Model confidence (mean pLDDT): 80 of 100. The RNA shown here (SAM riboswitch aptamer (S box leader)) has 145 nucleotides and comes from uncultured Jatrophihabitans sp.
This record gives sequence, C1' cells and structure tokens, in this order.
RNA sequence: CUCAUCCAGAGGGGCAGAGGGACCGGCCCGACGAAGCCCCGGCAACCGCGCACGUUGACUCCACCGAUCUCCUUCGAUCGGUCGCGAGGCCGCCGUACGCAGGUGCCAACUCCGGCCCGCGCGUGACCGCGACGGGAAAGAUGAG
Repeated sequence: CUCAUCCAGAGGGGCAGAGGGACCGGCCCGACGAAGCCCCGGCAACCGCGCACGUUGACUCCACCGAUCUCCUUCGAUCGGUCGCGAGGCCGCCGUACGCAGGUGCCAACUCCGGCCCGCGCGUGACCGCGACGGGAAAGAUGAG
C1' cells in the first nucleotide's frame, strides 16, 4: 500500500502501585488494585492442517465418429475429434459444515457510544438544536498478501 473482517467467543494467579478504555467529547472501568511485566489457563476471527459433502477443471479408461498405415476384406496399429446426462481416483481449483489449536491475534461494555454525510423521529415560525434511532464514510484494530 491492497484486500477481508470487526452486534460471536474467551480469566485466574504473582510482581507492581495509578492509571486505563487509540485520538477529541461523552460515558464507563480502576485501592474489592489501572497500565506494564511474568506464569498458567481459555477463545477460535484470519492463516495453516485434517475430514466429509458439493461444484468445476484436467487426466486416465471405455464408447462413438473421422483420417492414415498394414491389408483382398476382417482383425490390428497410430493420430485426431466428440455439450458421450459413460466410468475412475492417496489429482487440482473453489465453496460449505465440522474438527485440531501449529502461526498471528484476542479474553469489560457492538471498534463502549458519538465525531463527517444522508435518512428518520422529537422540539422550533424559521435558522437550527437534540436522539445509546437506521444506513454509509472516515479513523482505528486484527489478519492475509
């Protein structure tokens, strides 16, 4: 930089000692112990691995058609073709469900809510204001490249 996801899920202990929730506003969490570090545990979003099913492609075999060679012919061989509801498997792509927990990540509150735009509702004569109402964007986070 690009793409995908962000209303699911999952905490105990030790050290430490006042902050933390990205930013700003709000609202929360925090001496019944914040951040940070360590140990153990857990979750399963992405990657990875496994398994099943589906889809599709190629391949192999078979079938059919054509050409050439051998040839009196048949048989046979070689090559090519076929939208042939044909068959096959430690084949490949993709999708879905489930499992594992190896890599990253995560384990208060929807990314805690809002911030910009649109819509809706309420208030106002109007400008405009308000809304933990809806949609989108921005920003941020995480993963993959």

The organism belongs to Jatrophihabitans, within Bacteria.
The sequence is in RNAcentral, with records from MGnify.